This is a predicted structure of a 149-nucleotide RNA (FMN riboswitch aptamer (RFN element)). The sequence was found by an Rfam model in a public genome assembly. It matches the Rfam family "FMN riboswitch aptamer (RFN element)". A reference for the family is Vitreschak et al. (2002), "Regulation of riboflavin biosynthesis and transport genes in bacteria by transcriptional and translational attenuation", Nucleic Acids Res. The prediction has a mean pLDDT of 75.

[in-house]
RNA sequence: AACCAGCUUCGGGGCAGGGUGUGAUUCCCUACCGGCGGUGAACUGUGGGGGCAAGUCCCACAAAAGCCCGCGAGCCGCCCGUAUAGGGGUGUGCUGAAUCGGUGUGAUUCCGAUGCCGACGGUUACAGUCCGGACGGGAGAGGCGGAAC
Repeated sequence: AACCAGCUUCGGGGCAGGGUGUGAUUCCCUACCGGCGGUGAACUGUGGGGGCAAGUCCCACAAAAGCCCGCGAGCCGCCCGUAUAGGGGUGUGCUGAAUCGGUGUGAUUCCGAUGCCGACGGUUACAGUCCGGACGGGAGAGGCGGAAC
């Protein structure tokens, strides 16, 4: 120094305008949003190096994908536990969506164009955006960190 017990903090965004209608943020036109880890080439930033210096070149790191790979939430099953419930654990289980063109040695990631997707329950009318479970859970991220080696 790294890893680890333990503690701690953080950890999801979005209906603006119009139309129809008794009624719609649910339908239609138009708009808006994109969790976590990985991969990753631009561009950018930081640090270092070559060079007298600048341009610039090289190296490292950071950041960089809704639809590439996985995870999470949700559902289902099983197990543990409880007075009931809350709860804890677990799984080859279920769980959405991208193409074309350009550059290039290399890109489903960059640039351009056109598309597509979004749990469950509720609702005067069908919901990614409203309300609810949820002041919950959570992939994970940061910080502190005993002892021993």